[in-house]
């Protein structure tokens, strides 16, 4: 240089067109505890950037970017 893939809280991951983007770790707060850990019950936090198609896009579809892996 050329192909294939991938992209979602800090982290891992579910969603292949429609209802508040769901769960787990973790991180706050409350309760339990003499206390600290468990356990429970709450909170906050996410669609890689444009642009297009559609009434409607995390999901299609292009080009960018980033990261994986194969050729040269």
């Nucleotide at each position: 240089g050329g192909g294939u893939c991938u992209g979602u809280a800090g982290u891992c991951u579910a969603g292949u067109g429609g209802u508040u983007a769901g769960g787990a770790c973790a991180a706050c707060g409350c309760g339990u505890u003499g206390a600290c850990g468990u356990c429970g019950c709450g909170u906050a936090a996410a669609c890689u950037g444009g642009a297009g198609u559609u009434c409607g896009a995390a999901u299609c579809u292009c080009c960018a970017c980033a990261g994986a892996c194969c050729c040269a």
Predicted 3D model of a 72-nucleotide RNA (transfer RNA) from a Candidatus Aenigmatarchaeota archaeon. It matches the Rfam family "tRNA". Rfam describes the family as follows. Transfer RNA (tRNA) molecules are approximately 80 nucleotides in length. Its family is annotated with triplet codon-amino acid adaptor activity in the Gene Ontology. Taxonomically the source falls in Candidatus Aenigmatarchaeota (Archaea, Nanobdellati).